[in-house]
Context: one part of a larger RNA
RNA sequence: CUGGGCGUAAAGCGUACGUAGGCGGAUGAACAAGUUGGGGGUGAAAUCCCGGGGCUUAACCUCGGAACUGCCUCCAAAACUGUUCGUCUAGAAUCUCGUAGAGGAUAGUGGAAUUUCCAGUGUAGAGGUGAAAUUCGUAGAUAUUGGAAGGAACACCAGUGGCGAAGGCGACCAUCUGGACGAGUAUUGACGCUGAGGCACGAAAGCGUGGGGAGCAAACAGGAUUAGAUACCCUGGUAGUCCACGACGUAAACGAUGUUAAACUAGCUGUUGGGACCUUAGGUUUGAGUGGCGCAGCUAACGCACUAAGUUUACCGCCUGGGGAGUACGGCCGCAAGGUUAAAACUC
Numbered sequence: 001c002u003g004g005g006c007g008u009a010a011a012g013c014g015u016a017c018g019u020a021g022g023c024g025g026a027u028g029a030a031c032a033a034g035u036u037g038g039g040g041g042u043g044a045a046a047u048c049c050c051g052g053g054g055c056u057u058a059a060c061c062u063c064g065g066a067a068c069u070g071c072c073u074c075c076a077a078a079a080c081u082g083u084u085c086g087u088c089u090a091g092a093a094u095c096u097c098g099u100a101g102a103g104g105a106u107a108g109u110g111g112a113a114u115u116u117c118c119a120g121u122g123u124a125g126a127g128g129u130g131a132a133a134u135u136c137g138u139a140g141a142u143a144u145u146g147g148a149a150g151g152a153a154c155a156c157c158a159g160u161g162g163c164g165a166a167g168g169c170g171a172c173c174a175u176c177u178g179g180a181c182g183a184g185u186a187u188u189g190a191c192g193c194u195g196a197g198g199c200a201c202g203a204a205a206g207c208g209u210g211g212g213g214a215g216c217a218a219a220c221a222g223g224a225u226u227a228g229a230u231a232c233c234c235u236g237g238u239a240g241u242c243c244a245c246g247a248c249g250u251a252a253a254c255g256a257u258g259u260u261a262a263a264c265u266a267g268c269u270g271u272u273g274g275g276a277c278c279u280u281a282g283g284u285u286u287g288a289g290u291g292g293c294g295c296a297g298c299u300a301a302c303g304c305a306c307u308a309a310g311u312u313u314a315c316c317g318c319c320u321g322g323g324g325a326g327u328a329c330g331g332c333c334g335c336a337a338g339g340u341u342a343a344a345a346c347u348c
Base pairs, nucleotide, nucleotide: 004319005318006317007302008301012316014201015200017198021194022193023192025088026087027086028085029084030083031082033081034080035077036076037075038074039073040072041071042070049065050064051063052062053061054060091191092188093187094186095184096183097182098181099180103177104176105175106174108172109171110154115149116148117147118146119145120144121143125136126135162169163168207246208245209244210243211242215241216240220236221235222234223233258315259314261313262312263311264310267293268292269291270290271289272288274286275285276284277283278282297304298303321348322347323346330341331340332339333338
């Protein structure tokens, strides 16, 4: 080097972009690097293998052969790979006309609700629980009416509905902006796929500086419960949750399923946004999503089943008994918290 695997047993990097590299559509010609056949040279001896011989045998020694799977060179072949020069349009991209959307960023606006404050009415309770108490209230609470302030989140619509690479995205309006899909007689002409390093994005919590703070609420305090109760329940309540900038870089970052990259392989049924045709009660069909069932096939089973875990191809990542351990040490990164890379002894 060669093996078997990665939905749930160990194993898909959280996600994208992309460098090197690997792999790569149809067709014509040339070359002959890889490739194939043949010739020549070399491949020291010993060793190994085969056949003889010599020590009484063997080990050992010795003769001959084969082998040394390699390298160099010459001749030839031209299918495949490669290189060069052409051509093509099925991959890919562009263009035109349309479509849907919580895709992203910034600024503004709105109503419901909670809380607080002010004022009116009004009087003894309110609140809370399994039951209570802490708590609030005659200094006028709770309730109710009017007004004001402030912050956060956007009921209904709402849907195995939509959009996004993932994380994620939900009031309304405006501006800027990314992608997707459909149709087309248009254009380029393989420009493609993957992707070690690298680079960018990346929930929540936590961190730094400065704001903000209504509600909720780690920590904390009190009341209960209990044998105890550092909890579950209740009354309070600070960080935080929100905004700006920076930093962190992890999640059951999950479809526990790499790129859905490419091709092929019965059907039935729902739904989203397009197209075409017929008839318009609607139906048929097409390509793009998103669900349910189900055949072949696969699977240890569960199950998957054109959105594959089926049949194949290309490239990357990862696994190799349990514990020790995702730990120690070292490196790199970080303000820190810590992250990342990553063992061994020992033990079963």